[in-house]
A computed fold for a 371-nucleotide RNA from a bacterium, annotated as Bacterial RNase P class A. Model confidence (mean pLDDT): 77 of 100. The model forms 97% of the base pairs in the Rfam consensus. The sequence is in RNAcentral, with records from ENA.

């Protein structure tokens, strides 16, 4: 210098004018004296890194006698956390020269299912091409011997994503873990590590193909419904018609409870207003201590949207960034035009995922050159 990898961050700035939402103060009006409504040239505050998808986990609220079954989620280890399907560190596998990236990463010698096409054969192995006649058998031959499959073999070829350990040596009629060494696999033991696991030693001739985001097994966790939760105050209503015999208790079963002035379903009529919940919270920022880290603890400091179909905006000016055109002193500044994303609170919080113009910072790796 070029090309990459990882992490963090910004998400236009300032001013003016006119508006919007909430709130404080003041004024006026009403008042059941608690407050409520309206207004001002008044003060203060007013979206996000994802507010989004609503995919996980919780807080909060209400509901539920009890038991069993079913159901759902997760899946290396150790930690962090209120919790998690999140995060950190580590282990193992795969990819990359590397920085690094990816993994639904328990169990396939419990069982069941599946493995397209091709192929002889896809899991009770098999025999298309091929190899071999040592023994037995058959054929030819007096015999020596020769030939063969209905015999032996599974090394070589062929198919496939995958072919019953690998490629060597010995062995053999030809072959074969048949035997041997190495590698792989399985079993046992030892050492190190909290652990996943790693390393070492011994034994076994291999008995065990893949697939569990297929059923299944194992381990762990999980009551249901949700702010239209739920509470307070007021208003209206305390009804009518029809049908049914059962209904409630989370999906099923047991069980328990209720049942005719009661219950369920459908339709009609009437009503559906205000306030709270609701903004101090697993809170933000700064510093210190401990920890590799996620994070924890301590101290200081700050108060930071709360609408109810939904405000947070529009216009103008100056500047900033990018692109294009023009200009010339040719790599710069000037002029002009256009553009500046994704999106947007609705009870709250922790995550994940997805969208995002343009830009900034830090660390690391590779290649080439120079010293």
């Nucleotide at each position: 210098a070029g090309g990459a990898c990882c992490a963090a961050c910004u998400g236009g700035a300032c001013g003016g004018u006119c508006g919007c939402u909430g709130u404080g103060c003041c004024a006026c009006g009403c008042u059941u004296c608690g407050g409520c409504g309206u207004g001002a040239c008044c003060g203060c505050a007013g979206a996000g890194g994802a507010a989004a998808g609503u995919c996980c986990g919780g807080g909060c609220u209400c509901c539920c006698a009890g038991g069993g079954c079913a159901g759902g989620a997760u899946g290396g280890u150790u930690g962090c956390u209120a919790a998690c399907g999140g995060c950190a560190a580590c282990c193992g596998g795969c990819c990359g020269c590397g920085a690094g990236g990816c993994c639904a990463g328990g169990g396939a010698a419990a069982g069941u299912a599946c493995c397209a096409c091709a192929g002889a054969a896809a899991a009770c192995a098999c025999a298309c091409c091929g190899c071999c006649c040592a023994a037995g058998u058959c054929c030819c031959g007096c015999a020596a011997g020769g030939g063969a499959a209905c015999g032996g073999c599974a090394a070589g070829g062929u198919u496939g994503a995958a072919a019953a350990g690998g490629g060597g040596a010995g062995g053999u009629a030809a072959g074969a873990g048949c035997u041997c060494a190495c590698c792989g696999c399985c079993c046992c033991g030892g050492u190190g590590g909290u652990g996943a696991c790693a390393c070492c030693g011994g034994g076994g001739g291999c008995a065990u193909g893949g697939c569990a985001a297929a059923c299944c097994c194992c381990a762990u966790c999980c009551g249901g419904a949700g702010c239209a939760a739920g509470g307070c105050u007021c208003a209206a209503a305390u009804g009518g018609a029809g049908c049914g015999a059962g209904g409630a208790c989370g999906g099923c079963c047991c069980g328990u409870c209720c049942g005719a002035g009661g219950c369920g379903c459908u339709c009609c009529c009437g009503g559906u207003a205000g306030c709270c919940g609701c903004a101090c919270g697993a809170g933000g920022c700064c510093c210190g201590u401990g920890g590799c880290g996620a994070c924890a603890c301590g101290g200081g400091u700050c108060c930071c949207a709360g609408a109810g179909a939904a405000a947070u905006g529009a216009c103008c000016g100056u500047c900033c960034c990018g692109u294009c055109a023009c200009g010339c002193c040719c790599g710069c500044g000037g002029u002009g035009a256009c553009g500046g994303a994704c999106a947007g609170a609705a009870c709250c919080c922790g995550g994940c995922u997805u969208a995002u113009a343009a830009g900034u910072u830090g660390g690391u790796c590779c290649u080439u050159c120079u010293g």